Small-subunit ribosomal RNA from a soil metagenome, 1516 nucleotides, folded computationally.
[in-house]
RNA sequence: AGAGUUUGAUCCUGGCUCAGAGCGAACGUUGGCGGCGCGCUUAACACAUGCAAGUCGUACGAGAAAAGGGGGCAACCCCUGAGUAGAGUGGCGCACGGGUGCGUAACACGUAGGCAAUCUUCCCUCAGGAGGGGGAUAACCAUCCGAAAGGAUGGCUAAUACCGCGUAAGACCACAGUUGCUUCGGCGACAGCGGUCAAAGGGGGCCUCUCCUUGGAAGCUCUCACCUGAGGUCGAGCCUGCGGCCCAUCAGCUAGUUGGUAAGGUAACGGCUUACCAAGGCUAAGACGGGUAGCUGGUCUGAGAGGAUGAUCAGCCACACUGGCACUGAAACACGGGCCAGACUCCUACGGGAGGCAGCAGUGGGGAAUAUUGGACAAUGGGCGAAAGCCUGAUCCAGCGACGCCGCGUGGGUGAUGAAGGCCUUCGGGUUGUAAAGCCCUGUGGGAAGGGAAGAAAACGUUGCAGGCGAAUAGGCUGCGACCUUGACGGUACCUUCUCAGAAAGCACCGGCUAACUCUGUGCCAGCAGCCGCGGUAAGACAGAGGGUGCAAACGUUGCUCGGAAUUACUGGGCGUAAAGCGCGUGUAGGCGGACUGGUGUGUCGGAUGUGAAAUCCCCAGGCUCAACCUGGGAACUGCAUUCGAAACUGCCAGCCUUGAGUGGUGGAGAGGGAAGUGGAAUUCCUGGUGUAGAGGUGAAAUUCGUAGAUAUCAGGAGGAACACCAGUGGCGAAGGCGGCUUCCUGGACACCAACUGACGCUGAGACGCGAAAGCGUGGGGAGCAAACAGGAUUAGAUACCCUGGUAGUCCACGCUGUAAACGAUGAGAGCUAGUUGUCGGCACGCAUGCGUGUCGGUGACGCAGCUAACGCAUUAAGCUCUCCGCCUGGGGAGUACGGCCGCAAGGUUAAAACUCAAAGAAAUUGACGGGGGCCCGCACAAGCGGUGGAGCAUGUGGUUUAAUUCGAAGCAACGCGAAGAACCUUACCCACGUUUGACAUGCCCGGUAUGGUCGACAGAGAUGUCUUCCUUCUCGCAAGAGGCCGGUGCACAGGUGCUGCAUGGCUGUCGUCAGCUCGUGUCGUGAGAUGUUGGGUUAAGUCCCGCAACGAGCGCAACCCUCGCUACUAGUUGCCAUCAGGUUAAGCUGGGCACUCUAGUGGAACUGCCGGUGGCAAGCCGGAGGAAGGUGGGGAUGACGUCAAGUCCUCAUGGCCCUUACGCGUGGGGCUACACACGUGCUACAAUGGCGGUGACAGAGGGAUAAUCCCUAAAAACCGUCUCAGUUCGGAUUGUCCUCUGCAACUCGAGGGCAUGAAGUUGGAAUCGCUAGUAAUCGCGGAUCAGCAUGCCGCGGUGAAUACGUUCCCGGGCCUUGUACACACCGCCCGUCACACCAUGGGAGUUGGUUCUACCCGAAGACGGUGCGCUAACCGCAAGGAGGCAGCCGGCCACGGUAGGGUCAGCGACUGGGGUGAAGUCGUAACAAGGUAGCCGUAGGGGAACCUGCGGCUG
Repeated sequence: AGAGUUUGAUCCUGGCUCAGAGCGAACGUUGGCGGCGCGCUUAACACAUGCAAGUCGUACGAGAAAAGGGGGCAACCCCUGAGUAGAGUGGCGCACGGGUGCGUAACACGUAGGCAAUCUUCCCUCAGGAGGGGGAUAACCAUCCGAAAGGAUGGCUAAUACCGCGUAAGACCACAGUUGCUUCGGCGACAGCGGUCAAAGGGGGCCUCUCCUUGGAAGCUCUCACCUGAGGUCGAGCCUGCGGCCCAUCAGCUAGUUGGUAAGGUAACGGCUUACCAAGGCUAAGACGGGUAGCUGGUCUGAGAGGAUGAUCAGCCACACUGGCACUGAAACACGGGCCAGACUCCUACGGGAGGCAGCAGUGGGGAAUAUUGGACAAUGGGCGAAAGCCUGAUCCAGCGACGCCGCGUGGGUGAUGAAGGCCUUCGGGUUGUAAAGCCCUGUGGGAAGGGAAGAAAACGUUGCAGGCGAAUAGGCUGCGACCUUGACGGUACCUUCUCAGAAAGCACCGGCUAACUCUGUGCCAGCAGCCGCGGUAAGACAGAGGGUGCAAACGUUGCUCGGAAUUACUGGGCGUAAAGCGCGUGUAGGCGGACUGGUGUGUCGGAUGUGAAAUCCCCAGGCUCAACCUGGGAACUGCAUUCGAAACUGCCAGCCUUGAGUGGUGGAGAGGGAAGUGGAAUUCCUGGUGUAGAGGUGAAAUUCGUAGAUAUCAGGAGGAACACCAGUGGCGAAGGCGGCUUCCUGGACACCAACUGACGCUGAGACGCGAAAGCGUGGGGAGCAAACAGGAUUAGAUACCCUGGUAGUCCACGCUGUAAACGAUGAGAGCUAGUUGUCGGCACGCAUGCGUGUCGGUGACGCAGCUAACGCAUUAAGCUCUCCGCCUGGGGAGUACGGCCGCAAGGUUAAAACUCAAAGAAAUUGACGGGGGCCCGCACAAGCGGUGGAGCAUGUGGUUUAAUUCGAAGCAACGCGAAGAACCUUACCCACGUUUGACAUGCCCGGUAUGGUCGACAGAGAUGUCUUCCUUCUCGCAAGAGGCCGGUGCACAGGUGCUGCAUGGCUGUCGUCAGCUCGUGUCGUGAGAUGUUGGGUUAAGUCCCGCAACGAGCGCAACCCUCGCUACUAGUUGCCAUCAGGUUAAGCUGGGCACUCUAGUGGAACUGCCGGUGGCAAGCCGGAGGAAGGUGGGGAUGACGUCAAGUCCUCAUGGCCCUUACGCGUGGGGCUACACACGUGCUACAAUGGCGGUGACAGAGGGAUAAUCCCUAAAAACCGUCUCAGUUCGGAUUGUCCUCUGCAACUCGAGGGCAUGAAGUUGGAAUCGCUAGUAAUCGCGGAUCAGCAUGCCGCGGUGAAUACGUUCCCGGGCCUUGUACACACCGCCCGUCACACCAUGGGAGUUGGUUCUACCCGAAGACGGUGCGCUAACCGCAAGGAGGCAGCCGGCCACGGUAGGGUCAGCGACUGGGGUGAAGUCGUAACAAGGUAGCCGUAGGGGAACCUGCGGCUG
């Protein structure tokens, strides 16, 4: 730091996903040790049991029992136990410590301040004091009630409990005064007068003083307590600025509400509370409401800015079963206190009672999930105490858990026959792998033994010394020293010795991202998967194995957070077409704002000070052997506040300026707006005339109109709507929009002049206004047009397109609606940044009457820099900057639901979520395609000739049948194809019978020498089996033996026309003998790619020429090859015979010859070479000459890059799979020849251009093993005769019978012949095929295969035409261009309804629950207020009585509860709406090409559905 994923490929946009780090985790597999940490994230659910807050006898009174001893006969008493235990009064503590995060969006928290508006037990310091009295009460005793918990009455008693009085430095209150400060409210200090307010004692020691006097006390002294006041410390309370969550689909909230006055209350300010008065207060800088949440230091992540988080540790807050309430106290409205209410649990004698683990353990429950009912107060800390000490689940330790971090180990060295085994293999080997074994070592660790009161501990106490208090050598206090005692952890850490390689390695992954590859199994199954995606028989992706990679006592998975993500963009993004500019304007708040001067010091910048707790992070150092961890120091804590300073910029204040903005004057342009009037053309209608049979309409028609007179035409009239030409990327307007002419009213812009104002400006959330068409309301109007509707056509259908009609509407007035592709898909304003050119309006100048130059404003085209993903934009920016507003954040769901607002309605506006997908998308590229365009070609059409399709038959195929009808071929490019020969064989199929190293190959082993031929018998369908006759006896070698051959048994193996042509080679078909397909270098482009190869000509041709950022080249084309056509030469046998000779009935038959024909070899010949025209002076084309042949002379061979997963595993070869007494092999028989049908290819015909009969010439090529010699060997044509239009003298199927041939064998199932029979068929529907010249047509001949079997196939020659105007159309193809939503490429893509399944969701009569509000009712405990006739110790009073207090009662307040009605949220809900997904379904074909009616937007109507139609708009 990036990567994968949209495409055929590219670039961009954009989402999804991954690699990193982290965690209080959980789960899976595995698991040796230690250290340090951490451990209910869920039910603030319920809790059994034990413990978690007591202590003080130096505050006080009282005071057991057991056990032991003694006495007594016993009851019982005495001593000890013991002033002990336990309880009570009293004091202090219990408000700390510990837990939890429910609530809380708040001064709760953080930070910085304030309190002159406050309190503070204990502690410290200072000043002073502590006198003298009184009355009670618990414990206890007695009696009584109760099951219990508890309680009642009477009686006794103490205090550091309680209460007066005295004293009062001082404090407080009131009054008046001086002084300082001040925020002007007040506060501090000083002194004065009046009033109010204290106290408690306990313990130790001593005899100096006084008194009694061995000694003691009311004395002295020490100490702990006590009281008053002041100060401090610590802590607490209150107030304020600023900061930190979401929702505006929460927009208005508020009655103690906001303020004042007075009073009350509090430690204290305050509506904190009450009464009265006023009517305020808060809010878009988000009040109120809803949801969520403890806050912080910090933690995690990140480069940072940020984001997320708030376990452990620390600070603060809140809470303690739920709700309310107060009491005590310095402090609580109190976790282990109280009262009341409620729910729950427990006890009960049913009358009543008891309880609160969110303390530590622990239990149940919940949950994916979180520990021991442990030890100790030894340390640290806390409470009480004078102290010893007691208490302390705080704490320190231990236990459990790989939960995390850190450290260590599971051994080290050597060891190649590279062991065995495993796996792979091309069978050679490779790999596991120095890995193991073996040998030599070590001892972290384990085990054993020993040491180890180590360290963790300093105090208290005792004692010694010194100091100070004191009368004191008592005593106590302080400091120093010595001694003694105390350890839960724990016999632990650590150390030493001995022993043993011994107990100790797993987990995940290996297609790409992403390090790591093979085999086997499986066969779209089973499964995997984070994304892309794997799996349908060769899976590096599933599963197993071997091997490898990574990490390691762990490794993976899941969940969550940050990162990557610049994917919310402050740092650091965008908005023409990808998501995104409001339809347009006016303008409020707000934001921003010209030049100069002065001031100020808000922002800003700098310095200083305070603070920013500790811990954490970072740095340095130190301590545990290291590390984790811990300790010390530093830095930092980016913040806030105070203060000092600076003055450029910003703000503010003051002044001034004119360039921004505006005003004024003059002038011209304009479909700018509103109103009124007016004009002509045209359509329609009406009237009349002329006139006659049609008109109209369409692709063609019909509906329709017309003999009742249409259409046409003329004249007149009526009425409504719209304004031809002018007219123009012309004008005007903010946009929508505006078009005859005239008048009136009216807005804006522009130019010129430079007089005036003096920043008056820009933008603009809300708000307000305008706003096409359609639509709505009311009333008019209605010619034309025209949703709906009707009819006619079209069509498979046609709810459409086309036609004929036609209503709303379109028009007017008034009102509503408020949306459009309201578009430049481009917000407004300002400045700056090359030009060229057209046009509209104005001005100036020059020449001159029309131009030129300049300039301002508008509107277009092109174009530089620059920008952009590209397309493109480019002074009218999409360039470079500034200001302000609006908007976007993947696609779908959805601009939808719900809610709000608006509307008469239609609907508009604001605007989600669940769920779902791995994309959706922009631009450009290459193809392909188009019922797009241009150019061109082809028997492609056309023009012709002949066929097929009808018949019969042949043959192939489908189908059907069958035991089997073997298999393959499937549009063109399967179907007389593989098959150039199925009676057996072939043969692969079926039935039956046999056979198993095999019919065939190689090797090993054993036997035999051979072996080969042959006569015959039996069984059998045969194969085969059994028996048997005769003849013969291999090569080398002396031999042994070897080779060869045969047989046997067994093993390796053979064999397979079994599967996969979608694993393959090879071969082949096809586009197509079409003219194309590419490369190198260069150039252009971010890139895919382009250029070249396009263009202008030309050609059969990417053939050639010219041009050109291209220049060249390759594979194709052409040529080179074969053949035919002309010719020369050479060569003449088997060929030929002109000349010469012989010779025959005839014949190159013979001699001879090689001239000719011919044969077969080598050459020549044709090249647009020549001429004319044309073309561009080219390439070429047209015509001509010559020539056997003329523009490629005819034919053949030859098939570019590639396409079709085209065909073939049954030609052959071959990977893999499968069979192995069978899926191999042999044999007999059958089948491949079946037959209701359907199709292809053919043959023969339907006849007279013919049939039949007769006559009858000339071939070529080939075959016969050789053969120009011999044979196959002969035609059809042509000529003559006959038949005369008929199912025939056509046609020959079919059938009967006889025969021939081949063959082992013609039954299934051959071919031919004779006689007889004589079917269909009279030229073939829709449709369709071939052919452009020696071609079609027609005629025969040959060959391969082959025993036999051709109408098929491959060849050969004979006879021998017609037509081509032309390229509109059909088909195929080439090039260029265009559109595209296609790329498996139009046999593409794709839309909607319907049907089915599943999922989430809206509505829904209602129903259930939560929460909240309003009104009213009830009103516990409690404090407050009133009353207090009942009760009453302390004070007053001689007494009576009083003061004061208590109970009781009353009142308002108030929790829970209740009634009624609202708001809101959630669950369920018959039924219902749409949505999403789904392999396959139904109906159509809407969109993408001109998508076959261009599409789309808004609106309205209609329709099974996509959609159609109307009106207006857009070009995407």